[in-house]
RNA sequence: UGAGUCGCCCGGGUGACCGCAGUGUCGAGAGACGUUGAGGAAAGUCGGGGCUUCACAGGGCAGAGUGCUGGCGAGAGCCAGGUCGGGGCGACCUGACGGACAGUGCAACAGAGAACAAACCGCCGAUGGGCGCAAGCCACAGGUAAGGGUGAAACGGUGCGGUAAGAGCGCACCAGCGUGCGGAGUGAUCCGCACGGCUCGGCAAACCCCACUCGAAGCAAGGCCAAGCAGGAGGAGACGGCCCGUCUGCCGAAAGGCACCCUCCGGGUAGGCCGCUGAGAUGGAUGGUCACCACUCGCACACGCGAGCACAGAACCCCGCUUACAAGGCGACUCACCGU
Numbered sequence: 001u002g003a004g005u006c007g008c009c010c011g012g013g014u015g016a017c018c019g020c021a022g023u024g025u026c027g028a029g030a031g032a033c034g035u036u037g038a039g040g041a042a043a044g045u046c047g048g049g050g051c052u053u054c055a056c057a058g059g060g061c062a063g064a065g066u067g068c069u070g071g072c073g074a075g076a077g078c079c080a081g082g083u084c085g086g087g088g089c090g091a092c093c094u095g096a097c098g099g100a101c102a103g104u105g106c107a108a109c110a111g112a113g114a115a116c117a118a119a120c121c122g123c124c125g126a127u128g129g130g131c132g133c134a135a136g137c138c139a140c141a142g143g144u145a146a147g148g149g150u151g152a153a154a155c156g157g158u159g160c161g162g163u164a165a166g167a168g169c170g171c172a173c174c175a176g177c178g179u180g181c182g183g184a185g186u187g188a189u190c191c192g193c194a195c196g197g198c199u200c201g202g203c204a205a206a207c208c209c210c211a212c213u214c215g216a217a218g219c220a221a222g223g224c225c226a227a228g229c230a231g232g233a234g235g236a237g238a239c240g241g242c243c244c245g246u247c248u249g250c251c252g253a254a255a256g257g258c259a260c261c262c263u264c265c266g267g268g269u270a271g272g273c274c275g276c277u278g279a280g281a282u283g284g285a286u287g288g289u290c291a292c293c294a295c296u297c298g299c300a301c302a303c304g305c306g307a308g309c310a311c312a313g314a315a316c317c318c319c320g321c322u323u324a325c326a327a328g329g330c331g332a333c334u335c336a337c338c339g340u
Base pairs, nucleotide, nucleotide: 001336002335003334004333005332006331007330008329009328012293013292014291015290016289017288018287020037021036022035023034024033025032026031039311043322044321046320047319048318049317050316051218052217053216054215063214064213065212066211067210068081069080070079071078072077082097083096084095085094086093087092098209099208103207104206105203106202120148121147122144123143124142127141128140129138130137131136156174157173158172159171160170161169175199176198177196178195179194180193181192182191183190184189222274223273224272225271231265232264233263234262235261241258242257243256295308296307297306298305299304
């Protein structure tokens, strides 16, 4: 000098015009004037609290959530570390994580065989059997997991011995597992030694087991007012209407009841208001255009011209957490080149 990594901060400014929403004053009204109008995360809705409704003696079962270790924290989560992977030359970034000898279970397709494994091809056929005088032949009983093939996975690897052919069958080394011991660490875990041929793998986002934690739902919560219709109580029922009234028919008095009418009551629909906010709702506004400036890049290099300017958008409120983020600033670090 260039290219990067991590952490933190910051999150463009001024003016004009036209609009949108809330609100105050004035106005009969139309409207006029004033004022206020997104964020560090308004996002995810993860943990709490306020507020609201329901539930609630105590205990148990069921259910849900979390799950390497240590520290902090009420918790979400954060910091540091561990094991096994992936990426980068590197700083660093990133995925997974209790238990598979507590038990039950699962493994598609392919393949002969998929869990105290399996003879499809292949190899052998020592032993037994058949043939042959014999050497030997047959591949019948059978032996065999070294080789081939299938698969995500086929029950350790290499070599020597061994064998009829083979095989941890034996041995050496390596890998894994188990047991014991020593050392480091608070711990997860790491390092080392010895022994045992033990070689028995995977899945718990299958049931399950272990440990810890847990009232439920949420402002579309909920509360208040309350037309019309239906219900109930009372009044009135004068004229008129209906029922009743009777005694075969007609007319029809009094009394009673009903409807229309009036008043009230409880619940409650439409609707309205509150909850609701120094943004605040109709889940609906918070915008647009232009000019100048700032920043970055490119062209030009004297003026200038062009392009870009992140993540994102309140819905009851507050606190915490996580996630996203251009340009710029600060700090720590890495790589390359150059100079001394």

This is a predicted structure of a 340-nucleotide RNA (Bacterial RNase P class A) from an Ilumatobacteraceae bacterium. Its Rfam family is "Bacterial RNase P class A". Rfam classes the family as a ribozyme. It is recorded under the gene name rnpB. The prediction has a mean pLDDT of 75. The sequence is in RNAcentral, with records from ENA.